A computed fold for a 511-nucleotide part of an RNA from a marine sediment metagenome, annotated as large-subunit ribosomal RNA, domain I.

[in-house]
Context: one part of a larger RNA
RNA sequence: CAUGCGGUGGAUGGUUUGGCUUGAUCGCCGACGAAGGACGUGGCAAGCUGCGAUAAGCCUUGGCGAGGCGCACGCAGCCUUUGACCCAAGGAUCUCCGAAUUGCUCCGGAGGGAGCGGGAACGCGGGGAAUUGAAACAUCUUAGUACCCGCAGGAAAAGAAAGCAAUAGCGAUUCGGUGAGUACCGGCGAGGGAAAGCCGAGGAGGGCAAACUGAAUGCCUUCUCGAAAGAGGAGGUAGAUGUGGUGCGACCCUAGUUUAGACCUUCCUCGGAGAAGACGAAGUUCUCUGGAAUGAGACGCCGUAGAGGGUGAAAGCCCCGUAGUCAUAAUCCGAGAUGGUCUAUAGGGCUCGGGAGUAGUGAGCAUUGGAUAUUGCUCACGAAGGUUGGAGACAUUAACUCCAAACCCUAAAUACGUAUCAAGACCGAUAGCGCACUAGUACCGUGAGGGAAAACUGAAAAGGAUCCCUGACAGGAGGUGAAAAGAACCUGAAACCGCAUGGCGAUAGUU
Numbered sequence: 001c002a003u004g005c006g007g008u009g010g011a012u013g014g015u016u017u018g019g020c021u022u023g024a025u026c027g028c029c030g031a032c033g034a035a036g037g038a039c040g041u042g043g044c045a046a047g048c049u050g051c052g053a054u055a056a057g058c059c060u061u062g063g064c065g066a067g068g069c070g071c072a073c074g075c076a077g078c079c080u081u082u083g084a085c086c087c088a089a090g091g092a093u094c095u096c097c098g099a100a101u102u103g104c105u106c107c108g109g110a111g112g113g114a115g116c117g118g119g120a121a122c123g124c125g126g127g128g129a130a131u132u133g134a135a136a137c138a139u140c141u142u143a144g145u146a147c148c149c150g151c152a153g154g155a156a157a158a159g160a161a162a163g164c165a166a167u168a169g170c171g172a173u174u175c176g177g178u179g180a181g182u183a184c185c186g187g188c189g190a191g192g193g194a195a196a197g198c199c200g201a202g203g204a205g206g207g208c209a210a211a212c213u214g215a216a217u218g219c220c221u222u223c224u225c226g227a228a229a230g231a232g233g234a235g236g237u238a239g240a241u242g243u244g245g246u247g248c249g250a251c252c253c254u255a256g257u258u259u260a261g262a263c264c265u266u267c268c269u270c271g272g273a274g275a276a277g278a279c280g281a282a283g284u285u286c287u288c289u290g291g292a293a294u295g296a297g298a299c300g301c302c303g304u305a306g307a308g309g310g311u312g313a314a315a316g317c318c319c320c321g322u323a324g325u326c327a328u329a330a331u332c333c334g335a336g337a338u339g340g341u342c343u344a345u346a347g348g349g350c351u352c353g354g355g356a357g358u359a360g361u362g363a364g365c366a367u368u369g370g371a372u373a374u375u376g377c378u379c380a381c382g383a384a385g386g387u388u389g390g391a392g393a394c395a396u397u398a399a400c401u402c403c404a405a406a407c408c409c410u411a412a413a414u415a416c417g418u419a420u421c422a423a424g425a426c427c428g429a430u431a432g433c434g435c436a437c438u439a440g441u442a443c444c445g446u447g448a449g450g451g452a453a454a455a456c457u458g459a460a461a462a463g464g465a466u467c468c469c470u471g472a473c474a475g476g477a478g479g480u481g482a483a484a485a486g487a488a489c490c491u492g493a494a495a496c497c498g499c500a501u502g503g504c505g506a507u508a509g510u511u
Stems, first nucleotide, its partner, number of pairs: 001502007013490001014456002018427002020424006026417002028118002036097003039052003043075002047071002058091006067079003103116005122153001123151005133140001137187001163170002174201005184192002205409003208355001212245002217238009248353003251349005259344006268336006277326003283299001284315001285298004300317002302306001308320003360381007388404005443450002463489001466477003
């Protein structure tokens, strides 16, 4: 050096319990003690899971129907057709910490009532950077982003014109497309950056204050009727510090209307949805190979089911399922019936009312595309009263047009994904989430915090009886198995280590 046989090592191939993405569904929990923990709890019990001194569980109802006593396959002992285990619904128990409360704050005349904390992202509000870009840098940009705080919900916010528009019109808000990188802003640098309109998704409108009335009203107790909603009676109390009715209205006059609409109704009737679940077609026929048939050959069958998975290799017809169909508790929805509550038209009169430190003005600051023409804040001043007021992208005046601020509520279309389900020209264990496994674990750090590695025997444990050797680990004979695949277990590459054989003896051998 070559060849062969081994060791080591864990690549590769195959597999998938897990992940990723998209879609749909669903969306709050908590003083009736949450979220999250600590400590317990098993016959033997360290971890995980479950549970809470009734402690891998107790009760009831429904489902299922032969096995069961979690992961976890052992020993012992039990339960179960008088229906266990398991699944679903409801209930009981539920140590200690934790908002953690024999508390604090607020409300109420007392009894008493409410709030507090948590939640992945999403929402609204209060604060609010810098790196960076401008090829430096200060206005500017990054950006109202990151981050901090408060509050709310399954969504939130916004919302029924003191709006847009332009000589024509529209008719609350929200979201998408377009308008448009346009108008505009900008050391007019870097950059920033709308709206109307049009097209779609969705579609919904209501309530106060005042005028006026003047107790016609609300609440509590009680009685009667009723299935309830509610109606009527009695007593008390609140209410001139304003209840109630109303919302282009009130008031007054005139004319007209008894039907229409909306809402409520735990009894009754009908229908639908709805948990666990139920039914569900057709070969296990012959021959061959094999450890094993789902393979090959032959002959059949079902199909509203030839999705998928499992089964000793590759199965429409073996098993679970699938297509299709059915059932039901709690509960929900719709319709009907019955009963009840509420609302309401037109014209005229021109008497009354219609949100004030507000609208607006000045200065300053912030914000915005908003330029003199966004929106807001601070300070100072400060109106009108429908014959009025605001707006129409500089100001003022006139005309024209649109609208009615200074009070409130409002579903859907929209955002997000803790969670559940489904799917994938997504990954397949150095990939895919950091985690396929006792993973935010072990370990590191005073701490904030950082943060792994680690999947695979076999169809079935049949997990190697017995004998030899032996201090142990090993080893040999023998056995199981299709195969040792032997638990350091599928496959088992390379580096690296060894043994055997062969070539060569430095003028060799190998490259």
The coordinates come from a structure-prediction model, not an experiment, and the mean pLDDT is 81. The full RNA is in RNAcentral, with records from MGnify.